[in-house]
RNA sequence: GGGGCUGUGGCUCAGUUGGAUAGAGCAAGCGCCUCCUAAGCGCUAGGUCGGCGGUUCGAGUCCGCCCAGUCCCG
Numbered sequence: 001g002g003g004g005c006u007g008u009g010g011c012u013c014a015g016u017u018g019g020a021u022a023g024a025g026c027a028a029g030c031g032c033c034u035c036c037u038a039a040g041c042g043c044u045a046g047g048u049c050g051g052c053g054g055u056u057c058g059a060g061u062c063c064g065c066c067c068a069g070u071c072c073c074g
Base pairs, nucleotide, nucleotide: 001073002072003071004070005069006068007067010026011025012024013023019057028044029043030042031041032040050066051065052064053063054062
């Protein structure tokens, strides 16, 4: 230098024939239970989907460029 893959809450991921208020588990906070803790049960908060543009009535999802990680080729 060329190419592939990945990038969604603190962490691990789902969501990809574009269309409902972007979900789950773990973690966190609060409550119930318990003599206390843990476990268990319930509730709550937390992301505008790596960045910037484009297409579209509508983009996490399609297209372009860039950034980061990873792998392959030279």
Annotation
This is a predicted structure of a 74-nucleotide RNA (transfer RNA) from Acaryochloris sp. IP29b_bin.148. NCBI's taxonomy places the organism under Bacteria, Cyanobacteriota, Cyanophyceae, Acaryochloridales, Acaryochloris. The coordinates come from a structure-prediction model, not an experiment, and the mean pLDDT is 81. It matches the Rfam family "tRNA". Rfam's curators write: Transfer RNA (tRNA) molecules are approximately 80 nucleotides in length.